[in-house]
Molecule: transfer RNA
Organism: Chloroflexota bacterium
RNA sequence: GGCGACGUACCCAAGUGGUUAAGGGGGAGGUCUGCAAAACCUCUAUGCGUGGGUCCGAAUCCCACCGUCGCCUCCA
Numbered sequence: 001g002g003c004g005a006c007g008u009a010c011c012c013a014a015g016u017g018g019u020u021a022a023g024g025g026g027g028a029g030g031u032c033u034g035c036a037a038a039a040c041c042u043c044u045a046u047g048c049g050u051g052g053g054u055c056c057g058a059a060u061c062c063c064a065c066c067g068u069c070g071c072c073u074c075c076a
Base pairs, nucleotide, nucleotide: 001072002071003070004069005068006067007066010025011024012023018056026044027043028042029041030040031039049065050064051063052062053061
């Protein structure tokens, strides 16, 4: 340099055009308990790497860029 995959919460991870972005861990608050632990309940993304575009409507499709990983090529 070329090709491909991926980027979603503090961490892992589902969702791939349609009202409000699953689930698990962690964290915060509460119930219970003599105090804890355990269990149970509630909360924890106004937003999906960044910027544009298409569309009535974009995390999802398209383009550019950034980053991570893999493969290939060249130089040393």